Predicted 3D model of a 521-nucleotide part of an RNA (small-subunit ribosomal RNA, 5' domain) from an uncultured bacterium.
Context: one part of a larger RNA
RNA sequence: GGACGAACGCUGGCGGCGUGCUUAACACAUGCAAGUCGAACGAAGCACUUUGAAGGAAUUCUUCGGAAGGAAUUCAAUUUGACUUAGUGGCGGACGGGUGAGUAACGCGUGAGCAACCUGCCUACAAGAGGGGGACAACAGUUGGAAACGACUGCUAAUACCGCAUAAGACCACGCUAUCGCAUGGUAGAGAGGUCAAAGAUUUAUCGCUUGUAGAUGGGCUCGCGUCUGAUUAGCUAGUUGGUGAGGUAAUGGCUCACCAAGGCAACGAUCAGUAGCCGACCUGAGAGGGUGAUCGGCCACACUGGAACUGAGACACGGUCCAGACUCCUACGGGAGGCAGCAGUGGGGAAUAUUGGGCAAUGGGGGCAACCCUGACCCAGCAACGCCGCGUGAGGGAAGAAGGUUUUCGGAUUGUAAACCUCUGUCCUUGGGGACGAAGAAGUGACGGUACCCAAGGAGGAAGCUCCGGCUAACUACGUGCCAGCAGCCGCGGUAAUACGUAGGGAGCGAGCGUUGUCC
Numbered sequence: 001g002g003a004c005g006a007a008c009g010c011u012g013g014c015g016g017c018g019u020g021c022u023u024a025a026c027a028c029a030u031g032c033a034a035g036u037c038g039a040a041c042g043a044a045g046c047a048c049u050u051u052g053a054a055g056g057a058a059u060u061c062u063u064c065g066g067a068a069g070g071a072a073u074u075c076a077a078u079u080u081g082a083c084u085u086a087g088u089g090g091c092g093g094a095c096g097g098g099u100g101a102g103u104a105a106c107g108c109g110u111g112a113g114c115a116a117c118c119u120g121c122c123u124a125c126a127a128g129a130g131g132g133g134g135a136c137a138a139c140a141g142u143u144g145g146a147a148a149c150g151a152c153u154g155c156u157a158a159u160a161c162c163g164c165a166u167a168a169g170a171c172c173a174c175g176c177u178a179u180c181g182c183a184u185g186g187u188a189g190a191g192a193g194g195u196c197a198a199a200g201a202u203u204u205a206u207c208g209c210u211u212g213u214a215g216a217u218g219g220g221c222u223c224g225c226g227u228c229u230g231a232u233u234a235g236c237u238a239g240u241u242g243g244u245g246a247g248g249u250a251a252u253g254g255c256u257c258a259c260c261a262a263g264g265c266a267a268c269g270a271u272c273a274g275u276a277g278c279c280g281a282c283c284u285g286a287g288a289g290g291g292u293g294a295u296c297g298g299c300c301a302c303a304c305u306g307g308a309a310c311u312g313a314g315a316c317a318c319g320g321u322c323c324a325g326a327c328u329c330c331u332a333c334g335g336g337a338g339g340c341a342g343c344a345g346u347g348g349g350g351a352a353u354a355u356u357g358g359g360c361a362a363u364g365g366g367g368g369c370a371a372c373c374c375u376g377a378c379c380c381a382g383c384a385a386c387g388c389c390g391c392g393u394g395a396g397g398g399a400a401g402a403a404g405g406u407u408u409u410c411g412g413a414u415u416g417u418a419a420a421c422c423u424c425u426g427u428c429c430u431u432g433g434g435g436a437c438g439a440a441g442a443a444g445u446g447a448c449g450g451u452a453c454c455c456a457a458g459g460a461g462g463a464a465g466c467u468c469c470g471g472c473u474a475a476c477u478a479c480g481u482g483c484c485a486g487c488a489g490c491c492g493c494g495g496u497a498a499u500a501c502g503u504a505g506g507g508a509g510c511g512a513g514c515g516u517u518g519u520c521c
Stems, first nucleotide, its partner, number of pairs: 001521004006517005013391006019384002021349001026347003030344003035091003040088002043085003046081002050077005059068003098302003107227008117219002122215007130164001132162002139154006169196004174191001176189005200207002228274003235265003240262008277299004281292004304325005327338004355381001357380003363377001364375004394424004404415004428462001429458006438448001465510005470491003476505005486493002
């Protein structure tokens, strides 16, 4: 000198774009953050159409006894509804969002490999969807419990579940042929044997279902190289290293197990200990290098702590399940409930870090044929000079060089064209009027927002400070103080004329900032 997710002191007009718990992965009140589909299904409810039954008002007639009349309402059946939804069922809750505790590791980066693998939704192609069955929720009844939540009996539907048929085809084991390679081997062809499918809905446009091949996308595994400090850590290792066989996995493999062998790693630093998420990048530097890993993007890990599996194409699953533990809460004391490292917000810690805001209008995601619903992702607004950038706080003229201040050798000098005063301007500001783009796609649809922007009017009015002035280092005098009070980055100032302390005048630098502190180069 540059830089910062900064903090502190003094000061503070506006706008644009960014950024904002670096500390306690501390504990969390409250609200929201993952639902959706009635075009899979039964049922219940609501509304509507029609019919029947009960019911009997208004009104009319009246011989005042009554008669006719048929509304409201109730019940039953029925039709329809892009109606509502607790349950069954499907898809999605494995994405998106957060955090960096752990991890020195094939975790990450880079380059290869899989002849050892998987891939829902999507795309293309080929083939198919025949015929049956038995349940379980909901519901009804009984019943336990304070609650959470159950138990028993009975009924029922499906794109829920299970057999049978069919098998283009796939898979399994068998041998044959051809061909290829990279060691185990791969590919193709025909053969005979075994195993394996399906589901319907509808507004008739379609949307779905099953099997297979290929693609796309996403993942899994293996390897080469690179990846902090300590030797005041020198030896470490029994599933350890290898083999055979088996199990397990989508798949290779001590991944696991049985048996056998005695290996494997290490001064080119094993093991142990400490520290740490890694990278693209960011800061600095002429570069080499050094430092950092906030925001944004990629990967990884984690979700109160520890462990485990289930479901599923995909999890060993942040807002799923089970077990154990700590903590908090409810309880009728028998038992139960919870997990903000999602968005806000609270307490605590700290030098320190924001609103319990608006909207799904856009982009994107989930569900749905769609209408649409959901979306604290996201888009916006609010707060903060936290950062960068831009603008303003007026412009021109104006010497009696006014007054006042400071200083003085008392002549003056300086503040200083500075002010006053004159003539203007209207950026910002205030008021009034108009008023978007972002909306795609003919129409409709905008949170932001009556915002940006435009026009008119008003009036210099509302808008400057901070640090420094001994040398380094741009900028000097007066007074006060008297080794005191104090300053200080280094050298050093201060003990009676201090350009170094304090105040004033003047000056220098930067400017809505200026200084200080911390960290890095």
Its Rfam family is "Bacterial small subunit ribosomal RNA". The full RNA is in RNAcentral, with records from ENA. The prediction has a mean pLDDT of 83.